[in-house]
Molecule: c-di-GMP-I riboswitch aptamer
Organism: Marinisporobacter balticus
RNA sequence: UCUCGAUAAUGGCAAAACUGGUGAAAACUAGUGACGCAAAGCUAUAGGGGCUAAUGUGUAACACUUACACAAUGCCAGCCAGUUACCGAA
Numbered sequence: 001u002c003u004c005g006a007u008a009a010u011g012g013c014a015a016a017a018c019u020g021g022u023g024a025a026a027a028c029u030a031g032u033g034a035c036g037c038a039a040a041g042c043u044a045u046a047g048g049g050g051c052u053a054a055u056g057u058g059u060a061a062c063a064c065u066u067a068c069a070c071a072a073u074g075c076c077a078g079c080c081a082g083u084u085a086c087c088g089a090a
Stems, first nucleotide, its partner, number of pairs: 004088002012037002017032006035078001041083003047080002049076003055071006
């Protein structure tokens, strides 16, 4: 240095749920909380995968109106992945 991850050490992050706020939603954010995580740090049209569909298009029904399908440059990295990194037992 690379790989690797220990009943080690210093620490770190924070699931679900609840409350407030933002958003059409997915989801995000602040507080409480801690399921867990050796990258649960960062990166999302220009790696894969997943979620939502305001809006648009189409179809059906149709008085008002509703339902279904497709589509993301919207969202998720605590799905895989890329990339950077603390410590140092075996």